The RNA shown here (SAM riboswitch aptamer (S box leader)) has 104 nucleotides and comes from Kurthia sibirica. NCBI's taxonomy places the organism under Bacteria, Bacillota, Bacilli, Caryophanaceae, Kurthia. Of the family's consensus pairs, 97% are formed in the model. The coordinates come from a structure-prediction model, not an experiment, and the mean pLDDT is 83.

This record gives sequence, C1' cells and structure tokens, in this order.
RNA sequence: CUCUUAUUUAGAGCGGUGGAGGGAAGUGCCCUACGAAGCCCGGCAACCAUCACAUUUGUGAAAUGGUGCCAAAUCACACAAGGUUUAGCCUUGGGAGAUGAGAG
Repeated sequence: CUCUUAUUUAGAGCGGUGGAGGGAAGUGCCCUACGAAGCCCGGCAACCAUCACAUUUGUGAAAUGGUGCCAAAUCACACAAGGUUUAGCCUUGGGAGAUGAGAG
C1' cells in the first nucleotide's frame, strides 16, 4: 500500500509544556491568543491477547499487555432509491474516511 471482516448517535482534564494552527480530502459550517497542532501527565473505552462459563461461536469478568480514542453523530453534505407540506426537509442504502483483527 491492497484485500477481507467487525464497529462507527455512548464515554473521556478548568493539568503541564508549547506558541498558530486545527476539524482526512472537496463544499460548507465550526474550533482556536479565554491558547491550535505536537509532546508529557491524566482519563475513557473494551477491538485483540488474558481469565471464567457455556460451547463452536457466544456470554461475562478484569484493566496486566498490544492498539485505539478524549469539541460538534464520522461536525453536516455529496451518490442512489423512496416519502414529503419542495430554495428545502425526512428515511433507507451505498461511497469515502477512521479504528481493531486477519491475509497478501
């Protein structure tokens, strides 16, 4: 980097450092000197490993290890179908993205 698969409306600091960006990309809309990113500490969660029971794929426990995450639903939308009281709105699906696990 590509493929498969599961999840993606919950949760998480009024700390230190740093000093201007950040929210994937496009369009919007936001956050930010009342302090962005990054780093440290702290925290959340429970995907994999672990343990127990059941049993072929589940249920539960714990938070030791491997990840992940800590504004806004993945911040919203885009494409398709349907509905509708039609500058629009609603529902479902898809695409794209993110994360875990596995494979090449």